[in-house]
RNA sequence: GCGCCCAUGGCUCAACUGGAUAGAGCACCGGCCUACGAAGCCGGGGGUUGGAGGUUCGAAUCCUCCUGGGCGUA
Numbered sequence: 001g002c003g004c005c006c007a008u009g010g011c012u013c014a015a016c017u018g019g020a021u022a023g024a025g026c027a028c029c030g031g032c033c034u035a036c037g038a039a040g041c042c043g044g045g046g047g048u049u050g051g052a053g054g055u056u057c058g059a060a061u062c063c064u065c066c067u068g069g070g071c072g073u074a
Stems, first nucleotide, its partner, number of pairs: 001073007010026004019057001028044005050066005
C1' cells in the first nucleotide's frame, strides 16, 4: 500500500430482514435489611450508537468519506 473485521452508558455485550420509547449484566447513587459492613431485595441516574455526509416516510442497522483498533498479505 491492498483486503477483511470491529467501534452502542464507566466496563462487557444485546438489538431479528430498516419500524414505533436503543435494552441487559456488572459498576455507580438512594432505600430496606444489619450493631457496622458484605450478600440479598426494591428503586434511580447515566447513550443522541466513533465523526461527517447520503439514501429512505423511517437508519444503531444500508451507501460514501474520515478517525481509531485488530487480523491477513508483498